[in-house]
RNA sequence: AGCAGAGUAGGCUAACAGGCGUUAAGUGUUCGGCAAACGGGGAGUUGUUGUCGGGACGAAAAACCUCUCACAGAGGUUUGCGGUCUGUUCGCCGCAUCCCGCUGUU
Numbered sequence: 001a002g003c004a005g006a007g008u009a010g011g012c013u014a015a016c017a018g019g020c021g022u023u024a025a026g027u028g029u030u031c032g033g034c035a036a037a038c039g040g041g042g043a044g045u046u047g048u049u050g051u052c053g054g055g056a057c058g059a060a061a062a063a064c065c066u067c068u069c070a071c072a073g074a075g076g077u078u079u080g081c082g083g084u085c086u087g088u089u090c091g092c093c094g095c096a097u098c099c100c101g102c103u104g105u106u
Stems, first nucleotide, its partner, number of pairs: 001106005010093003014089006020082003029055008040100004061079007
């Protein structure tokens, strides 16, 4: 000097566990503001994530038990449902990009 490779945050899927909602919050989508993170070091986006405010859209309940004379109402259990939340585990993906470094090899 050439060639090859490893590693992060994080993301996704599945299983399990525990919640929340089913009186519709949440999820998804979109506009604007702000912030954060982005392999070991430096830089870093029109990408990513979070948060605040706004817009449009939008969902599945059922059975049983108790209280009650009964109705209404309330409480509970179970089975569902939700592009639902959190945790654990398996698997997969994984610096936008640039410079340096690291490992192997010639």